RNAcentral holds the sequence, with entries from ENA. The RNA shown here (Bacterial RNase P class A) has 409 nucleotides and comes from a Planctomycetota bacterium. NCBI's taxonomy places the organism under Bacteria, Pseudomonadati, Planctomycetota.
[in-house]
């Protein structure tokens, strides 16, 4: 001084002008609602219309006055839970997710430490990290062979045939054939350890040492994952489970349009009670008939009450697995105590729009510098029942700890 890991924070101040949205406090002549009252009109009647006065009420409406009013991800809705409402309890199977220990938690697929395997010179950083020695499938092309391995080229000619030549007749050269091998070359993402010596017609874990690898064996360590070492095995059981699948766990479902509550005009349902009804028909006592008497009756009207259900209102809803701060236990996620705060709650959705000023950022010009003028830029985004995560967006800018390379001293 460069290049780089890992973390935290911040999301332009400040002022005037006009605006929004919720609380809460005092008015108002405007609107709603309205206890009683007051005539009129209809009606046989119960009683019902509309009109006027009106004590009061109101979270409507209007001006005023105080306070509160996005986010680090409010987004995606990917996990996870709280609530709530559907199912009399319990299980198994589907199914659908997880998937190295151990914790931590309300829960997680989330976090944390640690263990494995990869990359990176490092600081660190990815990893869907059970199980291919139950079973099924798959693997284009290329290739002799993609699985109970395989033989184009090649290497070999010990054995066993056949041909020709030599020959002291015992063999012996060459050259087919029956074959052997699997070191080399090829083919492809992938071809059954590696090096060496030994051994062979060639070779070949065949045999041997060494490094590798395996092991349900044993011994130290560690809660564990696993590690280190012993012994044993010629190396089997090739990949591939975010293919089926087999293993161990988890998981009921629907979601604030959950659900709870109030609760109307209008139409329909039910129950009483009344008027019709000083009329009218029925019954009743009499041998028969009137008169009174007592019982009673349908349509339809006319009050009042129930109920269901709609508008439409209120709650659920914002005080919470809350924030900040100090102290304890823990390596750490994270747990306890204490003490302080109250910190958006609309309901189609408010948190803004505008002017100056000052900070930041880029560039351009003056300048030797210091400075100074001039143009731009300022994201990604938008609470809707809460909450804990993840993932993704995002202008700029502050700080913290590490690592590596180079110079000085």
């Nucleotide at each position: 001084u460069g290049a780089g890991a890992g973390g935290c924070c911040c999301a332009g101040g400040c002022g005037g002008c006009c605006g929004c949205u919720c609380u809460c406090c005092a008015g108002g002549a405007c609107c709603g609602c309205g206890a009683g009252g007051c005539a009129c009109a209809g009606g046989c009647a119960a009683c019902u219309g509309g009109g006027c006065c009106g004590a009061g009420c109101g979270a409507g409406c209007u001006g005023g006055g105080a306070g509160g009013g996005a986010g680090g991800a409010a987004a995606g809705u990917c996990c996870g839970g709280g609530c709530u409402c559907c199912u009399c309890g319990g299980g198994u199977c589907a199914g659908u997710g997880u998937g190295g220990u151990u914790g931590c938690u309300a829960a997680c697929g989330g976090c944390a430490a640690c263990c494995g395997g990869c990359c990176g010179u490092g600081a660190g950083g990815c990893c869907a990290g059970g199980g291919a020695a139950a079973g099924u499938g798959c693997a284009a092309c290329a290739g002799a062979g993609a699985g109970u391995a395989g033989a184009c080229c090649g290497c070999c000619a010990a054995c066993c045939c056949c041909g020709c030549g030599c020959u002291u007749c015992g063999g012996u050269g060459c050259g087919g054939g029956c074959g052997g091998c699997a070191a080399g070359g090829c083919u492809g993402a992938a071809a059954g350890g590696g090096u060496g010596c030994g051994g062979u017609a060639a070779g070949a874990g065949c045999g041997c040492a060494c490094c590798g690898c395996a092991g349900u064996u044993c011994c130290u360590g560690g809660u564990g994952a696993c590690a280190g070492g012993a012994c044993u095995g010629g190396c089997a059981a090739g990949g591939u489970a975010a293919a089926c699948c087999c293993c161990a766990c988890g998981c009921g479902g629907a979601g604030a349009a959950a659900g709870a509550c109030c609760a109307a005009a209008u139409a329909g349902g039910g129950a009483a009670g009344g008027u019709c009804a000083a009329c009218g028909g029925g019954c009743g006592a009499u041998g028969a008939c009137c008169c009174g008497c007592g019982c009673u009756c349908a349509c339809a009207c006319c009050u009042u009450c129930c109920g269901g259900g709609u508008a439409g209102g209120u709650c659920g809803u914002u005080c919470g697995a809350g924030g900040c701060c100090g102290g304890a236990g823990g390596c750490a996620a994270c747990u306890c105590c204490g003490g302080u705060c109250c910190c958006a709650g609309a309901g189609a959705a408010a948190u803004g729009g505008u002017c100056g000023u000052c900070g930041c950022c880029u560039c351009c010009c003056c300048u030797c510098a210091c400075g100074g003028g001039g143009a731009g830029g300022a994201a990604c985004a938008g609470a809707a029942c809460c909450c804990g995560g993840c993932u993704u967006a995002u202008c700029g800018g502050a700080c913290c700890u590490c690592u590596c390379a180079c110079u000085u001293c």

About this RNA
Its Rfam family is "Bacterial RNase P class A". About the family: Ribonuclease P (RNase P) is a ubiquitous endoribonuclease, found in archaea, bacteria and eukarya as well as chloroplasts and mitochondria. Gene Ontology terms of the family: dimeric ribonuclease P complex, ribonuclease P activity and tRNA processing. A source record names the gene rnpB.